[in-house]
Record summary:
This is a predicted structure of a 1538-nucleotide RNA (small-subunit ribosomal RNA) from an uncultured bacterium. The sequence is in RNAcentral, with records from ENA and SILVA. The coordinates come from a structure-prediction model, not an experiment, and the mean pLDDT is 83. It matches the Rfam family "Bacterial small subunit ribosomal RNA".
RNA sequence: AGAGUUUGAUCCUGGCUCAGAACGAACGCUGGCGGCGUGGAUUAGGCAUGCAAGUCGAACGAGUACCUCGCGCUUAUAUUGUUCGCAAUGUAAAAGCGAGGGGACAGUGGCGAACGGGUGAGUAACGCGUAAGUAAUCUGCCCCUAACUGUGGAAUAACUCUUCGAAAGGGGAGCUAAUACCACAUGUGGUCCCGACACGACAUCGUGUCGGGAUUAAAGGUGUGUCUCGCUUGCGGGAUAUGUCGGUUAGGGAUGAGCUUGCGUCCUAUUAGCUUGUUGGUGGGGUAAUGGCCCACCAAGGCUCUGAUGGGUAGCUGGUCUGAGAGGAUGGUCAGCCACACUGGGACUGAGACACUGCCCAGACUCCUACGGGAGGCUGCAGUCGAGAAUCAUCCGCAAUGGGCGAAAGCCUGACGGUGCGACGCCGCGUGGAGGACGAAGGCCUUCGGGUUGUAAACUCCUUUCACCCGGGAAGAAAAAUCAUUUCGUGAAUAACGAGGUGACCUGACGGUACCGGGAGAAGAAGCCCUGGCUAACUCCGUGCCAGCAGCCGCGGUAAUACGGAGAGGGCUAGCGUUGUUCGGAUUUACUGGGCGUAAAGGGCAUGUAGGUGUCCCGAUAAGCUCUGGGUGAAAUCUCCGCGCUCAACGCGGAAAAGAAUCAGAGAACUAUCGGGAUUGAGUUCAGAAGAAGAGAGUGGAAUUCUCGGUGUAGCGGUGAAAUGCGUAGAUAUCAGGAGGAACACCGGUAGCGAAGGCGGCUCUCUGGAACAGUACUGACACUGAGGCGCGAAAGCUAGGGGAGCGAACAGGAUUAGAUACCCUGGUAGUCCUAGCCGUAAACGAUGGACACUAGGUGUCGGGGGUGUCGACUCCCUCGGUGCCGAAGCUAACGCAUUAAGUGUCCCGCCUGGGGAGUACGGCUGCAAGGCUAAAACUCAAAGGAAUUGACGGGGGCCCGCACAAGCAGUGGAGCAUGUGGUUUAAUUCGACGCAACGCGAAGAACCUUACCUGGGCUUGACAUGUACGUGGUAGGAAUCGGAAACGUGCCCGACCCUUCGGGGAGCGUACACAGGUGCUGCAUGGCUGUCGUCAGCUCGUGUCGUGAGAUGUCGGGUUAAGUCCCUUAACGAGCGAAACCCUUGUCUCUAGUUGCCAGCGGGUAAUGCCGGGGACUCUAGAGAGACUGCCGGUGUCAAACCGGAGGAAGGUGGGGAUGACGUCAAGUCCUCAUGGCCCUUACGAGCUGGGCUACACACGUGCUACAAUGGUCAGUACAGGGGGCUGCUAACCCGCGAGGGGGAGCCAAUCCCAGAAAGCUGAUCGUAGUCCGGAUUGGAGUCUGCAACUCGACUCCAUGAAGUCGGAAUCGCUAGUAAUCGCGAAUCAGAAUGUCGCGGUGAAUACGUUCCCGGGCCUUGUACACACCGCCCGUCACACCAUGGGAGUGGGUUGCACCAGAAGUGGCUAGUCUAACUUCGGAGGACGGUCACCACGGUGUGAUUCAUGACUGGGGUGAAGUCGUAACAAGGUAACC
Repeated sequence: AGAGUUUGAUCCUGGCUCAGAACGAACGCUGGCGGCGUGGAUUAGGCAUGCAAGUCGAACGAGUACCUCGCGCUUAUAUUGUUCGCAAUGUAAAAGCGAGGGGACAGUGGCGAACGGGUGAGUAACGCGUAAGUAAUCUGCCCCUAACUGUGGAAUAACUCUUCGAAAGGGGAGCUAAUACCACAUGUGGUCCCGACACGACAUCGUGUCGGGAUUAAAGGUGUGUCUCGCUUGCGGGAUAUGUCGGUUAGGGAUGAGCUUGCGUCCUAUUAGCUUGUUGGUGGGGUAAUGGCCCACCAAGGCUCUGAUGGGUAGCUGGUCUGAGAGGAUGGUCAGCCACACUGGGACUGAGACACUGCCCAGACUCCUACGGGAGGCUGCAGUCGAGAAUCAUCCGCAAUGGGCGAAAGCCUGACGGUGCGACGCCGCGUGGAGGACGAAGGCCUUCGGGUUGUAAACUCCUUUCACCCGGGAAGAAAAAUCAUUUCGUGAAUAACGAGGUGACCUGACGGUACCGGGAGAAGAAGCCCUGGCUAACUCCGUGCCAGCAGCCGCGGUAAUACGGAGAGGGCUAGCGUUGUUCGGAUUUACUGGGCGUAAAGGGCAUGUAGGUGUCCCGAUAAGCUCUGGGUGAAAUCUCCGCGCUCAACGCGGAAAAGAAUCAGAGAACUAUCGGGAUUGAGUUCAGAAGAAGAGAGUGGAAUUCUCGGUGUAGCGGUGAAAUGCGUAGAUAUCAGGAGGAACACCGGUAGCGAAGGCGGCUCUCUGGAACAGUACUGACACUGAGGCGCGAAAGCUAGGGGAGCGAACAGGAUUAGAUACCCUGGUAGUCCUAGCCGUAAACGAUGGACACUAGGUGUCGGGGGUGUCGACUCCCUCGGUGCCGAAGCUAACGCAUUAAGUGUCCCGCCUGGGGAGUACGGCUGCAAGGCUAAAACUCAAAGGAAUUGACGGGGGCCCGCACAAGCAGUGGAGCAUGUGGUUUAAUUCGACGCAACGCGAAGAACCUUACCUGGGCUUGACAUGUACGUGGUAGGAAUCGGAAACGUGCCCGACCCUUCGGGGAGCGUACACAGGUGCUGCAUGGCUGUCGUCAGCUCGUGUCGUGAGAUGUCGGGUUAAGUCCCUUAACGAGCGAAACCCUUGUCUCUAGUUGCCAGCGGGUAAUGCCGGGGACUCUAGAGAGACUGCCGGUGUCAAACCGGAGGAAGGUGGGGAUGACGUCAAGUCCUCAUGGCCCUUACGAGCUGGGCUACACACGUGCUACAAUGGUCAGUACAGGGGGCUGCUAACCCGCGAGGGGGAGCCAAUCCCAGAAAGCUGAUCGUAGUCCGGAUUGGAGUCUGCAACUCGACUCCAUGAAGUCGGAAUCGCUAGUAAUCGCGAAUCAGAAUGUCGCGGUGAAUACGUUCCCGGGCCUUGUACACACCGCCCGUCACACCAUGGGAGUGGGUUGCACCAGAAGUGGCUAGUCUAACUUCGGAGGACGGUCACCACGGUGUGAUUCAUGACUGGGGUGAAGUCGUAACAAGGUAACC
């Protein structure tokens, strides 16, 4: 950074799709390890269980178990003493009493529970972000400062007793403490009031000082020293000193919070008006505090197109993802703020809440219940159900960090620290390394040679990360606290306490973890996707539009690199793919950075509001703007540098970091604002002219029609042709008069006017605008223009007129398969006028308006000026309009080009793939028809513009051809022959199917051929090559038997080559490789062929033009049979074709002269080149000549060429042939041959017998013979050419009516034979008839070929004697030695032509001409065709599916208004009940009760909106082969379209 996809190809427009990055992901396949992160996105759905907020005994009362001490009784025991009774002392056990320690459960009290943790439902808001304000405020714990901490009192829980209840939970009586509660004192201070002064500030007011008055506080706990009292030691009380933790009143700080404000913060106008506490004021209430926050009264305001109100959606931000950036998307984890805690309401307590694990009430749900009543709230951590594509452990620990309480030890802490689970993500590591073959095996492919997998493996050597095993490892992570000691502070003090130093002691969930050492052994560790293009990577097999693939284009119908498998390859890698989502690519919403003539897109046109934009000069200001500076812009993140985990991810430290907002200062060019001035933009005044500009009134002639009258008679009219229609009741035609309506010929013109629509006889009146020339004036007054308002063709509508012509609808006649059309005859609305609607058009220049600039040339309209002229007028200049052609430039191209689509500025409108659809719904509008505004679902991969090459046209021009025409003869009718279709059959083998299949392959089916069918047989084979083994006389020939034959059986005879004499070859047999296939595919192919077409075309190189496909050349003017030639020419040349060269034929010459010839000479015969001879002639066959538009005349461009002529055997390529360009038809042929692939292999091969290809109701093609007198028959008679001949042609002669038979001369051929040419000519006969025409058919008899003529040959003779009397529609051939007609020959072939290929004889007619039919060539034009008109394509109907509108309604959600109702609670009022402290004894205060106000849930009624659903119904979309027509594309057959 781009790529694929619209086309036959091209350029453009334009959408769709892909490659990238990312993710809280999910799914599929797979899975070794570690580190760091991360994990309910859906039902703010419901929750079992456990835990998540407690702590303080140094505030307090009571106090169990337990421990210690003292007293003390009893017992036991030891020791000592002993008076031997015992005593004393000690120890142990134990009842009791007292004191102390300790602190469980519960309580009073204090602090905390408002933090931490979760979630994102609500919220479009001062909610959040940012920056300010608070002189309008509060702030527990914490810090600093000042002062104080005095004296009393009354209760109450716990507890005891009792009572109600199932429980939860209460009630009553009695006792008691405090740092709980109350009163009093004091008052540094605070607050309020009064007075005075000072300072400050932003309207409000704030602060300070002084004086006076009123009012207002407190709580103690604990450590230690000293003294003292009581008292039996102990212990208790008191005093005092001191420390500490508290307490109170104030001031300040810090922190946190409240409130206010500027700016920013999604979509929707198919939401345009909203608002009554609403906006403001005064006075109150309330709050910590401002405020309609609340209330009373007063005023009538406030918000809004710069988007109010309503609706939808949504927590906001730092950031995150992407992107070059600008942007776009997003807000999970982490961090800040907000909101919420089952749903709704409410307050209490408190420094702080209207409170997640508090209270009250209402509701829903769940649970317990003794049915009376109660309990609960995981959006804390785990976990469970549900929902879902989907998201973890009912883990460990308070060791660390942090929090609460405490003096502290400590307790609590699902915050947190850790571990676990999940490849969910990022990062790192490994699955081994080195060597190892001209290269194993296996696999795959193969052109069979080989290639590839592949140094890959094996094998050899080496290493050991990770995992595994063993051992070490309290390393690091920890400092506090406590104790000891020491310094300083406080203090009277060496107590105590506080701050610091040193030392000691103690504490680890993770975890026996990180890490380290050792051990063993390559050992335990690779998959996934892809391989047609985009996009890196190819082959085989299978399948056969099937199965399937597919992101887009698209693959698959028998050779699939696209399906499935395999091999090989490519990519990434513990992952890989898929799906989803976001950004990118997409400049495809364009600020950066797009467009609107024809691709989507200029409003139908004016006017003008808001808005946007705006001439020159001077001065001022400083809002924008520019610069400078200050503060902010949390941390984390991103970026840079450095550092720490072995690296990295990750983490730590530092730096850097906005253009936004805000504040201050400076500047003054530009914009802006204010003031002053100017005239060039704009406007006004005055002159003369132009004009289908508008409105109204009047008026004119021509024409059509009607009417009246005259003339006049049979038609008129109409069409492609007709008919309907009109007309003898007198039409049409014609003359004269009259009526009425509409439109204005000629002039008339890419002329004029108008904003557009539009405007056309003439006259008058009124009105608008533009241009030009010069003067004066105003002094930016201008441009554009969302809404608004006006105008606005035709058709249509309403009312009233009018109505000649024309003429939707309608009727009739035609046409047609039909014809609801085109054509014709009629004809109503309408067209016209008046008044009013409608408001749209291909309302177009498909081109918005204004201004400026940028070569020209040439017409024309209006105005002005100049020159010359007597003038008409000419020429030149200029302003304005309107056309054409063109430069630069622009454009995809076409084209535009001073009238821009060029270059710029300003403003408006509009576009964003095609279809659905300018449709639905809603709204506005209209009498209606309708109009304006204007979607979505769904569906397609295109739709489209311009240009190019073709092809095509019931487009045009030019030209050619037996193409038509002009002629001749046929076919189509008959019979037969032959081929085909069809049918039949065991088989009727196969192929060929418009021309270009059908007397074609087949130049010849009785067997063979033969490929088909039946039957009976063969299997290395009928045929080829090779290998191995075997064989001995082999090959071969001829008998026998069976048999239809093939074949089988089997006897006899018995050849060959080489030889070293052993044998070998060949042959035969067996086995194996293989043979064989007219089996399939001509749509896998080669070769060959047909056809357009012997048509004149088809191309290339270089150059040039074009962005390109392509064009040019090859077009144009002539000419030709011809792209033949000439001229012109951005082309110049060249090639394949045409022509020529080749063959043949026509004339002549030369040479040659047998088998051919015979003029002259000679000989001979009945006759004959028969003989000698000859080369003259014919002829033969070689070589040449000849014809070239060469010559003459004319035409033509001084050309090419054409026309005429001469000469010539031949004249304009002389006739004929061979020769067939690039290509087209997937034309034909796999059955000539060759060949890929597939298929068969005791058969789809090979051989044999018989049959079939010859069938026969029928249809078609091609022929033959005829239908007769231009003839038939009979008799006589004349003249060819070109061929063939040894398995041959066969003469003479004889036989037979004949086919033929016998015969055998001659001939390997200019010698002999086939071989008699026929039509013709001469004569005779027949006399128009189914015949003396015609010969089919049939009977009989034969001949020939052949092993064999039954199926199924040809020919002969006798007899028979069918159809047919010239052929419907239609159709073929032929232009001269041709058609027609006549016979002859050949190939094939044993035999078998009416076919085919050749040959000659006789021998015409016609061509005016190119309008038409067919085919073709060139140029041009249109095209929606490119499979190319046998194209493309439209609509209804029928069927299937999909989404959607309407719809009687139905069911939900949200919400407005009116009313009812009113729990808990708060506030007000109230003296009904009760009542400790204080009291002046009266009360005060408090509680309960009652009541009023507000109000949640709920209810009733009525609207709005939205979703779902609904019989039926409307259109729409999609769908390989349905129906009907043919509307469009060509002049699309009636030009198309709005």